[in-house]
Predicted 3D model of a 549-nucleotide part of an RNA (large-subunit ribosomal RNA, domain I) from Candidatus Methanoxibalbensis ujae. Rfam family: Archaeal large subunit ribosomal RNA. Gene Ontology terms of the family: ribosome and structural constituent of ribosome.
Context: one part of a larger RNA
């Protein structure tokens, strides 16, 4: 030096999985001054971390379920609770320190300092309502008291502001893109929505979403690129209310008293709102309404809504639920093998000392149930006229609006999208808008300048289910005290780390040793698997044997 062997080191590989990932939609979807979300500090007999809880502190009370054990992770010691029903599970309640919107004042933040009151509690700001009393220019002001808001939320939504890298093979219009990002606000969804819409024939009939139309029409240094709509097929389906003309207080609210189970009703009680108009009437385009006249129907009914005893369904924790632990063999252990049986509306799955339909938990099926919710509902209450025809008057039908010019933004919108600024500025039914250049005529179509509206749709903090997804360098960054340890002044960055055994049976006793570490001997166990302990590869290290120089 080489080969082999025996060990060590190391932690690959195999096996395992309380974790993850993805999908589905099956569910569910807001919390907060009654103090949230999120934190700090406490809290245990011994208690560092996590979890739970809050000075009533791993808990207290009530009700329901549940059963013989229990005192969280956590297996120790000591002690205690429990068949007078604990633990555990569900529903409801009590308590709930300090910070935090943080709200008595302050703050260098989880602390400091008050006032009024005195079991308790109250004292912030803004807005709304507003007693008594006082003041008053008679309009009101001050204001006890009452109410609301603020803050948070993963993504989804609406509105406002709004890039650049990039592409154009450079770059400026353009593109990326109304994206990223910033701000405001809302909800379980939001937004949109009942035609001054489309269309062009036998027309359609709110909105939204999906498919198609279609990468079409159109836009575009007509470059790069961008990019609809109608129509058709589906999902879903729902329509309403004001302003005005006319009328003119006929109205509404609060408190009080009375009646009622409640809904609600009564009051010649008090106060307030309201002529800058409460209430009635009325709401459309085939114009409609108003005003006037006529006819028909209805007026103890019907219809709509509210309350509501009772009944039914659903519904938390939960309950029930068939059939071998038969014989023999191997084994540490039977669920294996051989033999003989059984159940099946259950042969999904998991556990049990190896692979179990019949051992255990379950599974198919069945049952029960508080509040709540849904349906029904004796009975009670509130509200209510409707349809048609005719006539007249020319009364009403949303104004700095429609529309026009100039300029900017935006859009596929091209002269014809939408919108903003400046300037100009209508008509009133014999009216007005639209039909993709302008104007004229005809034709078709609709009625702006006020408002509300469920479902179909989006998302997933959360719950549930599933998987020809991963299996510890994978899968979430985290299977474990993980946004932890650690790093950074900070914004922020951010790990590693799973496995004894069926059962601790976790090696009594003896010897060496420092009352060590470690070892010997011995015991447990199927096996030392002996604690970073399943398997235990390679690199690397040591020893031994052999070969060779």
């Nucleotide at each position: 030096c080489c080969a082999c062997c025996u060990g060590g080191u190391g932690g690959a590989u195999g096996g395992c999985u309380c974790g993850g990932c993805u999908c589905a939609g099956g569910g569910c979807g807001c919390c907060g001054a009654a103090g949230a979300a999120g934190g700090g500090c406490g809290u245990g007999c011994c208690a560092a971390g996590c979890u739970g809880c809050g000075a009533a502190a791993a808990g207290c009370c009530u009700c329901g379920g549940g059963u013989a054990g229990g005192c969280g992770c956590a297996g120790g010691g000591a002690g205690c609770c429990u068949u007078u029903g604990a633990a555990c599970c569900g529903a409801g309640g009590a308590u709930u320190c300090c910070c935090g919107a943080a709200u008595g004042g302050g703050a260098a933040u989880u602390c400091c300092c008050g006032c009024c009151a005195u079991c308790a509690g109250g004292c912030g700001c803004u807005c709304c309502c507003g007693u008594a009393a006082g003041c008053u220019u008679c309009g009101g002001c001050u204001g006890a008291g009452g109410g609301a808001g603020a803050g948070g939320g993963a993504a989804c939504g609406c509105c406002c502001c709004g890039a650049a890298u990039u592409g154009a093979a450079a770059c400026a219009u353009c593109u990326u893109a109304g994206u990223a990002g910033g701000g405001g606000c809302a909800g379980g969804a939001a937004g949109a929505g009942a035609a001054a819409u489309c269309a062009a024939a036998u027309g359609a009939g709110a909105u939204g979403c999906c498919g198609u139309g279609a990468g079409u029409a159109a836009c575009g240094g007509c470059g790069a690129g961008u990019g609809a709509a109608a129509a058709c097929g589906g999902c879903a389906g729902a329509g309403c209310u004001c302003a005005a003309a006319c009328u003119g207080a006929a109205c509404c609210c609060u408190c009080c008293u009375c009646c009622g189970a409640a809904a609600g009703g009564a009051g010649u009680g008090a106060g307030g709102g309201g002529a800058u108009g409460u209430g009635g009437a009325g709401u459309u385009g085939g114009a409609g309404g108003c005003u006037c006249c006529c006819u028909c129907c209805g007026u103890c009914a019907g219809c709509a809504c509210c309350c509501g005893a009772g009944g039914g369904g659903u519904g938390a924790a939960g309950c029930u639920g068939a059939a071998g632990u038969c014989c023999g063999c191997u084994g540490g252990a039977a669920u294996g093998c051989g033999g003989c049986g059984c159940c099946g509306g259950a042969g999904a799955g998991g556990g049990u000392g190896a692979g179990a339909g019949c051992c255990c938990c379950g599974u198919a099926g069945g049952c029960a149930u508080a509040a709540g919710c849904c349906c029904u509902g004796a009975g009670g209450g509130u509200g209510u006229g409707g349809a048609g025809g005719g006539a007249u008057g020319a009364c009403c039908u949303g104004a700095g609006u429609a529309c026009c010019g100039c300029g900017g933004g935006u859009u596929g919108g091209a002269u014809u999208u939408c919108u903003c600024g400046c300037g100009g500025g209508a008509a009133u039914c014999u009216g007005g808008g639209g039909g993709c250049u302008a104007c004229c005529a005809a034709c078709c179509u609709c009625c702006a300048a006020a408002g509300c509206u469920a479902a179909a749709u989006a998302c997933g903090u959360c719950c549930u289910g599933a998987g020809a997804c991963c299996g510890a360098u994978a899968g979430c960054g985290c299977a474990c005290u993980a946004g932890u340890a650690c790093c950074g002044u900070g914004a922020g960055g951010g790990a590693a780390a799973g496995c004894u055994g069926a059962a601790a049976a976790g090696c009594a006793c003896c010897c060496c040793g420092g009352u060590g570490a470690g070892g010997g001997a011995g015991g447990u166990g199927a096996a030392a698997a002996g604690a970073g302990c399943c398997u235990g590869a390679a690199a690397c290290c040591a020893g031994g044997u052999g070969g060779u120089g």